């Protein structure tokens, strides 16, 4: 410096829930709160998941397809990056 990560150190980050806002809805935001987690930083490229408002079809009751919406704490990719045992 790359790769790797350990009975190492200094920290980080925050899941489920609850409150408060926002949203059609899945989610997101703050606060508390800690399952976890070496990238659980950041990125929606690509697979996958989740929602269906609008639009369709089909009824008059409900329903069905459908992402232009979301999810990085689902999987790879891309960039970034503390420390250092071997």
């Nucleotide at each position: 410096u790359u790769a790797u990560g350990a009975u190492a150190a200094u920290g980080g980050c925050a899941a489920a829930u609850c409150u408060a806002u926002u949203g059609a809805a899945a989610g997101a935001u703050a606060g508390a709160g800690a399952c976890g987690c070496a990238a659980a930083g950041c990125u929606a490229c690509g697979g996958g998941u989740c929602u269906a408002a609008c639009a369709c079809u089909a009824u008059u009751a409900c329903a069905g397809u459908c992402a232009u919406g979301a999810c990085a704490g689902c999987c790879g990719g891309g960039u970034u990056a503390c420390c250092a045992a071997g």